[in-house]
Molecule: transfer RNA
Organism: Candidatus Woykebacteria bacterium RIFCSPHIGHO2_01_FULL_43_29
RNA sequence: GGAACCGUAGCUCAGCUGGUAGAGCGCUUCGUUUACACCGAAGAAGUCAGAGGUUCGAGUCCUCUCGGUUCCACCA
Numbered sequence: 001g002g003a004a005c006c007g008u009a010g011c012u013c014a015g016c017u018g019g020u021a022g023a024g025c026g027c028u029u030c031g032u033u034u035a036c037a038c039c040g041a042a043g044a045a046g047u048c049a050g051a052g053g054u055u056c057g058a059g060u061c062c063u064c065u066c067g068g069u070u071c072c073a074c075c076a
Stems, first nucleotide, its partner, number of pairs: 001072007010025004019056001027043005049065005
């Protein structure tokens, strides 16, 4: 330098053919307990990496940028 894949909750990841953003774990509160844990109930938490475009409507499609991983090439 070229190419592919990835970026979504604190973490690991789903999200179908464009149509209300989700699960598990974790966290908070309540119940239970002498207390803790377990268990049960409820709840909070998101600029979907950033910008622009297409569309009535974009996590999803297109372009650019940033970051990560991998492969290929080059190396005075």